Model confidence (mean pLDDT): 87 of 100. This is a predicted structure of a 339-nucleotide part of an RNA (large-subunit ribosomal RNA, domain IV) from a Gemmatimonadaceae bacterium. Rfam family: Bacterial large subunit ribosomal RNA. Clan: LSU clan. NCBI's taxonomy places the organism under Bacteria, Gemmatimonadota, Gemmatimonadia, Gemmatimonadales, Gemmatimonadaceae.
Context: one part of a larger RNA
RNA sequence: CCCUCGUUAAGGAACUCGGCAACAUGGCCCCGUAACUUCGGGAGAAGGGGCGCUUCGCAGCUCGCUGCUUGCAGUUGGGUUGAUCGAAGCCGCAGUGAAAAGGCCCAGGCGACUGUUUAGCAAAAACACAGGUCUCUGCGAAAGCGAAAGCUGACGUAUAGGGGCUGACGCCUGCCCAGUGCCGGAAGGUUAAGAGGAGAGGUGCAAGCUUUGAAUCGAAGCCCCGGUAAACGGCGGCCGUAACUAUAACGGUCCUAAGGUAGCGAAAUUCCUUGUCGGGUAAGUUCCGACCCGCACGAAUGGCGUAACGAUCUGGGCGCUGUCUCAACGAGGGAUCCG
Numbered sequence: 001c002c003c004u005c006g007u008u009a010a011g012g013a014a015c016u017c018g019g020c021a022a023c024a025u026g027g028c029c030c031c032g033u034a035a036c037u038u039c040g041g042g043a044g045a046a047g048g049g050g051c052g053c054u055u056c057g058c059a060g061c062u063c064g065c066u067g068c069u070u071g072c073a074g075u076u077g078g079g080u081u082g083a084u085c086g087a088a089g090c091c092g093c094a095g096u097g098a099a100a101a102g103g104c105c106c107a108g109g110c111g112a113c114u115g116u117u118u119a120g121c122a123a124a125a126a127c128a129c130a131g132g133u134c135u136c137u138g139c140g141a142a143a144g145c146g147a148a149a150g151c152u153g154a155c156g157u158a159u160a161g162g163g164g165c166u167g168a169c170g171c172c173u174g175c176c177c178a179g180u181g182c183c184g185g186a187a188g189g190u191u192a193a194g195a196g197g198a199g200a201g202g203u204g205c206a207a208g209c210u211u212u213g214a215a216u217c218g219a220a221g222c223c224c225c226g227g228u229a230a231a232c233g234g235c236g237g238c239c240g241u242a243a244c245u246a247u248a249a250c251g252g253u254c255c256u257a258a259g260g261u262a263g264c265g266a267a268a269u270u271c272c273u274u275g276u277c278g279g280g281u282a283a284g285u286u287c288c289g290a291c292c293c294g295c296a297c298g299a300a301u302g303g304c305g306u307a308a309c310g311a312u313c314u315g316g317g318c319g320c321u322g323u324c325u326c327a328a329c330g331a332g333g334g335a336u337c338c339g
Base pairs, nucleotide, nucleotide: 001334002333003332004331005330006329007328008327010325011324014323019320027051028050029049030048031047036041038168052090053089054088055087056086057085058082059081060080061079062078063077064075065074066073067072068071091095103318104317105316106315107314108313109312110310111309115127116126131166132165133164134163135162136161137160143152144151145150169305170304171303172302174235175234176233179232180231181228182227183226184225185224188223189222190221194217195216199212200211201210202209203208236254237253238252239251240250263297264294275291276290277289278288279287
């Protein structure tokens, strides 16, 4: 010096990215417990008190004795039990005397929850999830595996099965079908092989053989006409205007398929930005509450809330401490040095 421990004056997070680590709390009984809430919870909330030993009381059981309606009652007695209750006393610094045994509270983000995951750097706000919704599927189902036979689906049958998206619950889920996709459409246009053969060419004396070939009839698809957004997706610009100023309920104009509704908003989203105001601190790029100028939120790639839950993330507080001011001493084990 390193590792693992123990103790520490005064202070008590001043340490640090961050209370990381450690300290603290801890059991049982009693009292007592807030907001909020889906009325179940939250709750071990929080916050207090007690706990050893001796004797006695009290209560139960039992032995003995007494009475007799022989199974009960009583009892000056003995023994025993008591997690509990009451009283008095005793000892120590300390009584769950050792060991083992929640720290707590406030506010916010995300995800409802219990679960699952990167075997070997990530456990999470990622995945899953009940619930919601769309879509396909009438049974030799759809879908999947397989040249096939066959099998799964399923010894199931639309309250079933497959696929997509969303993700408890509560309140809701606006506008756009122009593009792309999907669905529907006995018409019309286009369209292949095929059918069809008007005609034309070659050859031949000819019959014929042969080459070519116009109308016309020919599917799906595409065009066309509709529908459909919890399908893929999308959801404007400029100018002016009110009797201070500022702003613009209002007007004009251009464009679009339609121009972002409710709710939320410097947000896990805000560049400018440490925005501005308020709170908390002596002092706060973080945090909480507001404002709205949303670079570039927004409604099942769901929007906004939400009790409970979380080895989650963020901010604050109480308690507590060698994290620190600032280090010291001790124990065991190493390293090193000397012999």